The RNA shown here (SAM riboswitch aptamer (S box leader)) has 100 nucleotides and comes from Spirosoma sp. KCTC 42546.

């Protein structure tokens, strides 16, 4: 890197360093010199692999390997006698296992 399955509800920030940009992609909105993107330390938050109990799906815990620690709408296609500030589902995105 590719393929397959699960999951995107909720959840949790401080210091030091850095010095203008970030929120995947485009539109919107928003965040930022009262310090962004990134790196490092601590310290948390889930519980996808993991451990325990029960035994087949639940319950429970965080030792180890990941992830995460502002907030979001909209893209596509379905349906509707409130045509939208609705609702389902796709798809693309990102973590996570297993194959390769």
């Nucleotide at each position: 890197g590719a393929u397959u399955u699960a999951u995107a509800a909720a959840g949790a920030a401080a210091g030091g360093g850095g010095g203008a940009g970030a929120g995947a992609c485009a539109g919107g909105c928003u965040c930022u010199g009262c310090g962004a993107a990134c790196c490092c330390u601590u310290a948390g938050c889930a519980a996808c692999u993991u451990g325990c109990c029960a035994g087949u799906u639940g319950g429970u815990g965080a030792u180890a390997g990941u992830g995460c620690u502002a907030a979001c709408c909209u893209g596509c296609c379905u349906a509707c006698c409130u045509a939208g500030u609705u609702a389902g589902g796709a798809a693309c995105u990102a973590u996570a296992a297993a194959u390769u």
The model forms 97% of the base pairs in the Rfam consensus.